[in-house]
About this RNA: A computed fold for a 72-nucleotide RNA from Candidatus Giovannonibacteria bacterium RIFCSPHIGHO2_02_43_16, annotated as transfer RNA. The sequence is in RNAcentral, with records from ENA. Its Rfam family is "tRNA". Its mean pLDDT, the model's own confidence on a scale to 100, is 81.

RNA sequence: CCCCUCGUAGUUCAAUGGAUAGAAUAGCUCCCUUCUAAGGAGUAGAUCGAGGUCCGAUUCCUCGCGAGGGGA
Numbered sequence: 001c002c003c004c005u006c007g008u009a010g011u012u013c014a015a016u017g018g019a020u021a022g023a024a025u026a027g028c029u030c031c032c033u034u035c036u037a038a039g040g041a042g043u044a045g046a047u048c049g050a051g052g053u054c055c056g057a058u059u060c061c062u063c064g065c066g067a068g069g070g071g072a
Stems, first nucleotide, its partner, number of pairs: 001071007010025004018055001027043005048064005
């Protein structure tokens, strides 16, 4: 310098044009328990940035940023 893949909750992952962006785990509150753990109920939390296409974008396109891999 060129090519490919990826970027969603604290963490690990879904959602591939249309639903209130969903689950596990972790967090917080309450219940249970002599206490803790376990268990039950509830609750908050996210789409890397900018632009474009579209009636509608997490999804498609462009540029940038970041991570990983390959080539020279």